[in-house]
The RNA shown here (transfer RNA) has 72 nucleotides and comes from Merluccius polli. Its mean pLDDT, the model's own confidence on a scale to 100, is 81. Rfam family: tRNA.
């Protein structure tokens, strides 16, 4: 440089419908002598920016930024 593909807690995911699921992590209690394990509960994110589109957008649609693969 061309093409595609992602961008949401500490990680990895769902979702057009009203204070963001969910599973691992973490913490703190229950059980054990004590550890895991198992049960129970909490704390942590407003979804990269911006414009449309829609009664409603974090979701769909255009651009920017950023990343990653492919090929030159």
């Nucleotide at each position: 440089g061309u093409u595609u593909c992602u961008g949401u807690a500490g990680u990895g995911u769902g979702u057009g419908g009203u204070u963001a699921u969910c599973a691992c992590g973490u913490u703190c209690g229950c059980c054990u002598a004590a550890c895991a394990c198992g049960c129970g509960a909490a704390a942590g994110g407003g979804c990269u920016c911006u414009g449309g589109u829609u009664c409603a957008a974090a979701a769909c649609c255009g651009g920017a930024c950023a990343g990653a693969a492919a090929c030159a």